[in-house]
Annotation:
Predicted 3D model of a 75-nucleotide RNA (transfer RNA) from a bacterium. Rfam family: tRNA. Rfam links the family to the GO term triplet codon-amino acid adaptor activity.

C1' cells in the first nucleotide's frame, strides 16, 4: 500500500445466486408436561435496527457505493 474472504438471536450457521407474505436452523435460555428430584424426552414460548452510513427500487438481509472490526494473500 493491493487483492480476497467473513459481519445475521447468548454461542454456531443457512437465506444473498434468481429482490417479494410475517428473516430461519441446531444448541442454549424461560414455561409446563412427566420423574421422589435431576437429567433425558415432549409440548409451547422469549430472543434480530441482517455489522454501520447513503443509493437504487412500488418493495432490500439479499442489487450498487462509502466506512468500520476481524483473518487469508501479495508487495
Nucleotide at each position: 500500500c493491493g487483492g480476497g474472504a467473513a459481519u445475521u438471536a447468548g454461542c454456531g450457521c443457512a437465506g444473498c445466486u434468481u429482490g417479494g407474505c410475517u428473516a430461519g436452523c441446531g444448541c442454549g435460555c424461560c414455561a409446563c408436561g412427566u420423574u421422589c428430584g435431576g437429567g433425558a424426552c415432549g409440548u409451547g414460548g422469549a430472543g434480530g435496527u441482517c455489522g454501520u452510513g447513503g443509493g437504487u427500487u412500488c418493495a432490500a438481509a439479499u442489487c450498487c457505493c462509502g466506512c468500520a472490526u476481524u483473518c487469508c494473500c501479495g508487495a
The coordinates come from a structure-prediction model, not an experiment, and the mean pLDDT is 80.